[in-house]
RNAcentral holds the sequence, with entries from ENA. The RNA shown here (Bacterial RNase P class A) has 344 nucleotides and comes from an Oscillospiraceae bacterium. The organism belongs to Oscillospiraceae, within Bacteria. Model confidence (mean pLDDT): 77 of 100.
RNA sequence: GAAGUAAGUCAGACGGUUGCGUGUACAAACCGAAAGGUUGUGCAUGAGGAAAGUCCGGGCAUCACAGAGCAAGGGUGCCGGGUAACACCCGGUGGAGGCGACUCCAAGGAAAGUGCAACAGAAAAUAAACGCCGGAGUAUUCCGGUAAGUGUGGAAAGGUGAGGUAAGAGCUCACCGGCAGAUUGGCGACUGUUCUGCCGUGUAAACCCCAUCCGAUGCAACGCCUCGCAGGAGAGUUUAACCUGCUCGGGAUCUCCGAUGUGGCGGCAGGAGAAGCGCAGCAAUGCGUUUCCGAGAUAGAUAAUCGUCAAAUACAGAACCCGGCUUACAGACUUGCUUUUUUA
Numbered sequence: 001g002a003a004g005u006a007a008g009u010c011a012g013a014c015g016g017u018u019g020c021g022u023g024u025a026c027a028a029a030c031c032g033a034a035a036g037g038u039u040g041u042g043c044a045u046g047a048g049g050a051a052a053g054u055c056c057g058g059g060c061a062u063c064a065c066a067g068a069g070c071a072a073g074g075g076u077g078c079c080g081g082g083u084a085a086c087a088c089c090c091g092g093u094g095g096a097g098g099c100g101a102c103u104c105c106a107a108g109g110a111a112a113g114u115g116c117a118a119c120a121g122a123a124a125a126u127a128a129a130c131g132c133c134g135g136a137g138u139a140u141u142c143c144g145g146u147a148a149g150u151g152u153g154g155a156a157a158g159g160u161g162a163g164g165u166a167a168g169a170g171c172u173c174a175c176c177g178g179c180a181g182a183u184u185g186g187c188g189a190c191u192g193u194u195c196u197g198c199c200g201u202g203u204a205a206a207c208c209c210c211a212u213c214c215g216a217u218g219c220a221a222c223g224c225c226u227c228g229c230a231g232g233a234g235a236g237u238u239u240a241a242c243c244u245g246c247u248c249g250g251g252a253u254c255u256c257c258g259a260u261g262u263g264g265c266g267g268c269a270g271g272a273g274a275a276g277c278g279c280a281g282c283a284a285u286g287c288g289u290u291u292c293c294g295a296g297a298u299a300g301a302u303a304a305u306c307g308u309c310a311a312a313u314a315c316a317g318a319a320c321c322c323g324g325c326u327u328a329c330a331g332a333c334u335u336g337c338u339u340u341u342u343u344a
Stems, first nucleotide, its partner, number of pairs: 001340010012309007020046008029038003048315001052326002055324005060218004073214005078092005093107001094105004108209002113207002115203003129150002131146006158176006177199006183192001185190001222266004227261001231257005242250002273292008
């Protein structure tokens, strides 16, 4: 220098003018039955790394629920750690890819049982089409044995060699491979070595088995205020009015409560918060400390325009909040590492 790999940062900047939302100070006035709201001026402040998809996990709220277990349904699935929690993150193990840095993996069980394996092929696990061997028959052929060989397929009954046999076969032996147990190391997944036994096709994002976790509904949740209908409860006076002449009761009067509903406010942003520093840890992360407060609408503000910078702006717009995952993305930049080339 070239090619690559991993992690991260920014997401046009500065200034002028006009406009909008929110908060706050001041000012009077207006709207409304009320709760409450509106207007003007000044000051402050006003989208994201994904605000997105709404996929996963929590907070919060209401309902259900004594506690525990079983069943049903659903999620998760190598090990250890982190976390409020997770299907997330970190560090490992095993496997796959790459010369490498590094990347990827839903990675328990197929020896509990059931199912399935298109096409091709004789046959997809109760293997005999051809071939080989034995027997019968004059012979086409028939009966039996055989997984060495041919061919099909993603996959064909562990591989190579020797012995053995009528021909063959883990039938036997040696080496290799795989599985299980013992043994070494490790918290563990797992692993080194040797010994012993065995050779069972694949498929569980098919049923299923094992282990483990899970109550339901989502801010249009929910709470409060105003008005107050249906309805309910209580009170005492006059018998003044009505049902009924009397008693009781109803009704009426007054007070209180008040499903659904009207209108309004809250929930709604000081939080698993942001930034810096220190300590612990390989790391995720945790602890301590200092400083800071950074949108909160409810038909929904966050905009328009001009100038300068050489030129230009991707994906995209908060709606209860937070942690993740996934997807989209112009351009610019930083750091670590790898391979290779050249020069010293």